Transfer RNA from Xylona heveae TC161, 71 nucleotides, folded computationally. The RNAcentral record of the sequence draws on ENA and Rfam. NCBI's taxonomy places the organism under Eukaryota, saccharomyceta, Xylonomycetes, Xylonales, Xylona heveae. It matches the Rfam family "tRNA". About the family: Transfer RNA (tRNA) molecules are approximately 80 nucleotides in length. Model confidence (mean pLDDT): 81 of 100.
[in-house]
RNA sequence: GGUUCUAUGGUGUAGUGGUAGCACUUUGGAUUCUGAUUCCAACAACCUGGGUUCGAUCCCCAGUAGGACCU
Numbered sequence: 001g002g003u004u005c006u007a008u009g010g011u012g013u014a015g016u017g018g019u020a021g022c023a024c025u026u027u028g029g030a031u032u033c034u035g036a037u038u039c040c041a042a043c044a045a046c047c048u049g050g051g052u053u054c055g056a057u058c059c060c061c062a063g064u065a066g067g068a069c070c071u
Stems, first nucleotide, its partner, number of pairs: 001070007010024004018054001026042005047063005
C1' cells in the first nucleotide's frame, strides 16, 4: 500500500426496514437473628457524519478504531 471482517448498556451476546431484547454486573425491596442462596423491581446501549426511505441497529457512501490475510 491492497483485500476483507467487526463496532449494540459497565461486560458478554441477540436483533436480515416497523416499540432495541437476554444473561452477568450495579441499585432498591422481599425472605433471613446476621450472611449466603432465592424471588421481585429499577437504572443503563445501536462508533461518527451524510444519503435512500413514510420509517434505518439493519440498505448505500465516507470517516474513526480494532482484527485477519496478501505485498